[in-house]
RNA sequence: GCCCCCAUAGUCCAAUGGCAGAGACAGAGGACUUAAAAUCCUUCCAGUGUCGGUUCGAGUCCGACUGGGGGCACCA
Numbered sequence: 001g002c003c004c005c006c007a008u009a010g011u012c013c014a015a016u017g018g019c020a021g022a023g024a025c026a027g028a029g030g031a032c033u034u035a036a037a038a039u040c041c042u043u044c045c046a047g048u049g050u051c052g053g054u055u056c057g058a059g060u061c062c063g064a065c066u067g068g069g070g071g072c073a074c075c076a
Stems, first nucleotide, its partner, number of pairs: 001072007010025003013021001018056001027043005049065005
């Protein structure tokens, strides 16, 4: 330098044009317990990396950029 993949809640992730939470962990409160652990119940936290575009409608499609990962090339 070229190519591919990824970016959504504190964390891991789902939603692949039609109301962003289906889930798991973590946090908070409660039940149980002599107390704790485990278990069970309830519950807070977002607008999807950034900027544009297409569309009635974009997390999803298109372009550029940012960050991360991988491959190839160069390394004479």
Molecule: transfer RNA
Organism: Candidatus Nanopelagicaceae bacterium